Predicted 3D model of a 363-nucleotide part of an RNA (large-subunit ribosomal RNA, domain IV) from Schaalia naturae. Lineage of the source: Bacteria > Bacillati > Actinomycetota > Actinomycetales > Schaalia. The coordinates come from a structure-prediction model, not an experiment, and the mean pLDDT is 87.

[in-house]
Context: one part of a larger RNA
RNA sequence: UCAUGGUUAAGGAACUCGGCAAAAUUCCCCCGUAACUUCGGGAUAAGGGGGACCUCUUGCGGUGGCGCGCCCGUGCGGUGUGGCUGCGGUGGGGGGUCGCAGAGAAUAGGGAGAAGCGACUGUUUACUAAAAACACAGGUGCGUGCGAAGUCGUAAGACGAUGUAUACGCACUGACGCCUGCCCGGUGCUGGAAGGUUAAGAGGAGGGCUCAUCCCCACGUGUGGGGUGCAGGCUUGAAUUGAAGCCCCAGUAAACGGCGGUGGUAACUAUAACCAUCCUAAGGUAGCGAAAUUCCUUGUCGGGUAAGUUCCGACCUGCACGAAUGGCGUAACGACUUCUCCGCUGUCUCGACCGUGAGCUCG
Numbered sequence: 001u002c003a004u005g006g007u008u009a010a011g012g013a014a015c016u017c018g019g020c021a022a023a024a025u026u027c028c029c030c031c032g033u034a035a036c037u038u039c040g041g042g043a044u045a046a047g048g049g050g051g052a053c054c055u056c057u058u059g060c061g062g063u064g065g066c067g068c069g070c071c072c073g074u075g076c077g078g079u080g081u082g083g084c085u086g087c088g089g090u091g092g093g094g095g096g097u098c099g100c101a102g103a104g105a106a107u108a109g110g111g112a113g114a115a116g117c118g119a120c121u122g123u124u125u126a127c128u129a130a131a132a133a134c135a136c137a138g139g140u141g142c143g144u145g146c147g148a149a150g151u152c153g154u155a156a157g158a159c160g161a162u163g164u165a166u167a168c169g170c171a172c173u174g175a176c177g178c179c180u181g182c183c184c185g186g187u188g189c190u191g192g193a194a195g196g197u198u199a200a201g202a203g204g205a206g207g208g209c210u211c212a213u214c215c216c217c218a219c220g221u222g223u224g225g226g227g228u229g230c231a232g233g234c235u236u237g238a239a240u241u242g243a244a245g246c247c248c249c250a251g252u253a254a255a256c257g258g259c260g261g262u263g264g265u266a267a268c269u270a271u272a273a274c275c276a277u278c279c280u281a282a283g284g285u286a287g288c289g290a291a292a293u294u295c296c297u298u299g300u301c302g303g304g305u306a307a308g309u310u311c312c313g314a315c316c317u318g319c320a321c322g323a324a325u326g327g328c329g330u331a332a333c334g335a336c337u338u339c340u341c342c343g344c345u346g347u348c349u350c351g352a353c354c355g356u357g358a359g360c361u362c363g
Stems, first nucleotide, its partner, number of pairs: 001358008010349002014347001019344001027051005036041001038175001052097009062087005067081005072075001098102001110342007117334002122134002138173007150159003176329004181259003186256002188252005195247003201241002206236005214227006260278005287321001288318001299315005
């Protein structure tokens, strides 16, 4: 010096991001226990008192022996007990003894108040995250009538399920209480089928190429050039016909999502119940609100402190809360997060001392 233990005057969180770490509490019996509450809890709430040993006395209960009474099946019998006697157990009371200390060691809850989040018990990043994340019971929507939907597989086949809508699958929300407002214009989904658009296919008007024949011209008399263009073949191809889909018409938000601006106005001022106007599919309802959301911001006021960027209660000017992407509450619960108080302490003022192990120096 490192690691790990122990003690410490006075103070007692002044330490620190933060009481991190340590200290303290800890068992049994008795007394006594608040707000709140889903009446179960909260609760070992909190807060007090007692605890060793010796002796005397008293109660309860167990198990033996000896008597006594009764019964008969007369036995090493059964049964009863104000009797005598023995051994364990477990309570109450009185008196006494010792120590600083009696649950004398070890083991062995610190507590209270307030707020946020999540209802809860659970689950999770094996090896830096245990949580407010996941799950959850409960709620809702959608699909599925059985050879179910859905999933795996090319298929056969299998799961679903030896189940049958009080079932199964998917999605969202997340106990419970009070509730869950407006918008279907966009996107999605569901339904509709009149009209528009629309594929392959069907259809085959018409066109093109090739070419027999026939005609014209030239001359070297069988050749060259030009025109016509049957049949057949090849090729192209209009009208017409042609489903779903899309357009279109409706419904649907616990589907994806969305939920305004400007100007003026009351007999102090200020503000605006009120009016006007523009835009929209509709303009945010209840509740909550500087919040796990508030930039300005350490907003303003109140509380707590001598002093409080945190905390609690309000206000509302919500940069940019808001109703199952759930809103607001909520007893109980939490190795969760934040604030405060009591107790307690070497965390600190501010260090010191004593062990154990290792290092280092010397040998």

Its Rfam family is "Bacterial large subunit ribosomal RNA". Rfam links the family to the GO terms structural constituent of ribosome and ribosome. The full RNA is in RNAcentral, with records from ENA.